Context: one part of a larger RNA
C1' cells in the first nucleotide's frame, strides 16, 4: 500500500424496526437435481443456477437414440471433361431417403460457342465435436454505490504520500470553508424520452358550445374547429420571493404565489475494476480432434420418463364469499393465407352465408365496482384435481404428447413448522385487457396496458449489504 477484524468513529439502503399482502402445508402448471432409459440433447449451479438460453419440442425444430441410405456430399464456389434446353407430368419397388422407367417440353447464337442443368474428376467443404483456463464481442454482479484517476509541484533511500485529508453541508468527491499543494480526466448532476400544467399552430377519419335539420335513439346530415383529442413549436420551478438559523455552502416554515417545491414522477444512461464470473450452442476467431463419418438425408423414438427431493407460479380452502339476473367506465398495442360485424344452425367449442377494415374511419365484452335475488357457515350451491364418455377445432398427422366446449364424476385442501421473501404512493394489494413467439398449443411464463386502491416508518440497538476516517494483524 491494500484486505481482514465477534477493533471505533461518521453516514447511508424495504438492512432491521413499524406495517400490509405472500412463500415454506394441499392439488395442478412449469424449470432443476436424482433415479431410470436405447436415447430421457447441450449449457446455467450461492448471493450472481432452478417459468434461466427457450419470445411457443405433435413431425419440423433436434443438437439426443434406433433403424434404413449417400461419399465433392444438405448448401456456396474455381477449373478441366462429358452430355443434355430449363421445366413439368405420371408409373413401380420403398416407411420414407431413395432407387428403376416413361411421357410432353427443345432456349440464345456472329455457328466458334454461350446461359441454365445432370454427371465426373479435382481445388475449396462439412462438423450444435474438445477447449470460455487460448480469444473476440456480448452480458451478470458489486452498483446508479461514489468512487477510481493524471499532469506539474512538494514530501520520502525507496515502495509510496499529497491533492481526494479536516470542518460544515449533500441524493452525490455535491458544493462552501481551511489547506504544499495547483489543476484536469472518467463518473455524480445537467443535456435525451415519457408523464403532469398553460399558451400557439393543426383540423380529418378526430371533436359538437352555437345555428338548422332530422331520429325510436345516435354528430345522424348541413355547417363549425369553440372545446376534447391528434402532433409539432414554445412557456413553466431558479431555494426566484419573505420569515428564521448559519462566515458561507446551505438547511427549515400547515409561508405566499402556481399545475407543479426544493432531485416534482417515471425511464434511459451502468466510472477504474472484481469474480481466469458466463457463454466456443447465438455470431467471430487461435489451437486440437473426425474425414465412407464425429458429415449429411430420411422414417420412427426421445427432449412429456417417475420412488423422490428442491426453486418459481397458479387455483384454493369461502359469506369483505360461490352462483343467477340486470347495468356502466379504460388504456395501450395488433390486424389481409388477418381483424371483425350481422342473420341462420348449435347447450357451447363452433359451422355456412352476407358485409366492413391495409384502418385517429372497420375492429367483441373490459373485469372487479354498482343494483336485485338466492345460498347460512355445511367439506358445503366452498374447491376443482382426477376419471368416463360425447364433441369442435388447427395441422399431412393430436397413440406416445395439442388446446378448447358439453354432460357426468366430484379427489387434496378448514389459513399452513422452523425459517422466509416483497412493498414507501397511485407504490403494496386487488381486477381486467393487449403483444411478441406462433398452423395449433401444453401462456398459470414473459414483456406491456389501464382500473379499483390502502396502512406504517418511533427510530438506528441489533441483522444483512455498502461508503469514508482512524486503529491492530501470524495475511498478500
Nucleotide at each position: 500500500u491494500g484486505a481482514c477484524g465477534g477493533g471505533g468513529g461518521c453516514c447511508c439502503g424495504c438492512a432491521c424496526a413499524a406495517g400490509c399482502g405472500g412463500a415454506g402445508g394441499a392439488a395442478c402448471a412449469u424449470g432443476u437435481g436424482g433415479u431410470u432409459u436405447a436415447a430421457u440433447u447441450c449449457g446455467a449451479u450461492g448471493a450472481u443456477a432452478c417459468g434461466c438460453g427457450a419470445g411457443g419440442a405433435a413431425c419440423c425444430u433436434u443438437a439426443c437414440c434406433c433403424g434404413g441410405g449417400c461419399u465433392u456430399g444438405a448448401a456456396u464456389u474455381g477449373c478441366a471433361g462429358a452430355c443434355u434446353a430449363a421445366u413439368g407430368c405420371g408409373g413401380c419397388g420403398g416407411a420414407g431417403a431413395c432407387g428403376c422407367c416413361g411421357c410432353a417440353g427443345u432456349c440464345c447464337u456472329u455457328c466458334g460457342g454461350g446461359a441454365a442443368g445432370u454427371c465426373u474428376g479435382u481445388g475449396a467443404a462439412g462438423g450444435u465435436g474438445c477447449u470460455g483456463c487460448a480469444u473476440g464481442g456480448u452480458u451478470g454482479u458489486c452498483g446508479u454505490c461514489a468512487g477510481c484517476u493524471c499532469g506539474u509541484g512538494c514530501c520520502g533511500u525507496g515502495a509510496g504520500g499529497u491533492g481526494u485529508c479536516g470542518g460544515c453541508u449533500c441524493a452525490a468527491g455535491u458544493g462552501c470553508c481551511a489547506u504544499a499543494a495547483c489543476g484536469a480526466g472518467c463518473g455524480c448532476a445537467a443535456c435525451c424520452c415519457c408523464u403532469g400544467u398553460c399558451u400557439c399552430c393543426u383540423g380529418u377519419u378526430g371533436c359538437c358550445a352555437u345555428c338548422a335539420g332530422g331520429u325510436a335513439a345516435a354528430g345522424c346530415u348541413g355547417g363549425g374547429c369553440a372545446c376534447a383529442c391528434u402532433g409539432g413549436a414554445g412557456a413553466g420551478a431558479c431555494u426566484g420571493c419573505c420569515g428564521c438559523c448559519g462566515u458561507a455552502a446551505g438547511g427549515u416554515g400547515c409561508g405566499a404565489g402556481g399545475a407543479a417545491g426544493g432531485u416534482g414522477g417515471g425511464g434511459a444512461u451502468g466510472a477504474c475494476g472484481u469474480c481466469a464470473a458466463a457463454u466456443c450452442a447465438g455470431c467471430a476467431c487461435g489451437g486440437c480432434c473426425c474425414u465412407u463419418a464425429c458429415g449429411u438425408c430420411c422414417g420412427g423414438g426421445g427432449c412429456u420418463a417417475c420412488a423422490c427431493a428442491c426453486g418459481u407460479g397458479u387455483u384454493a380452502c369461502a359469506a369483505u364469499g360461490g352462483c343467477c339476473g340486470g347495468u356502466a367506465c379504460a388504456g395501450a398495442a395488433g390486424g389481409a393465407u388477418g381483424g371483425u360485424g350481422c342473420c341462420c344452425c348449435g347447450c357451447a367449442a363452433g359451422g355456412u352465408g352476407c358485409a366492413u377494415c391495409g384502418a385517429a374511419c372497420c375492429u367483441g365484452a373490459a373485469a372487479a365496482a354498482c343494483c336485485g335475488g338466492u345460498c347460512c357457515c355445511a367439506g358445503u350451491u366452498c374447491g376443482g384435481a382426477c376419471u368416463g364418455g360425447g364433441g369442435u377445432c388447427u395441422g399431412c398427422a393430436a397413440c406416445c404428447c395439442g388446446a378448447c366446449c358439453c354432460c357426468a364424476c366430484g379427489a387434496a385442501g378448514c389459513u399452513g413448522g422452523a425459517u422466509u421473501c416483497g412493498c414507501u404512493a397511485g407504490u403494496a394489494a386487488u381486477c381486467g385487457c393487449g403483444c411478441a413467439u406462433c398452423a395449433g398449443c401444453c401462456a398459470u411464463g414473459a414483456c406491456g396496458c389501464g382500473g379499483u386502491g390502502a396502512a406504517u416508518a418511533c427510530g438506528u440497538u441489533c441483522c444483512c449489504g455498502g461508503g469514508c476516517c482512524u486503529u491492530g494483524u501470524a495475511c498478500a

Small-subunit ribosomal RNA, 3' major domain from an uncultured bacterium, 476 nucleotides, folded computationally.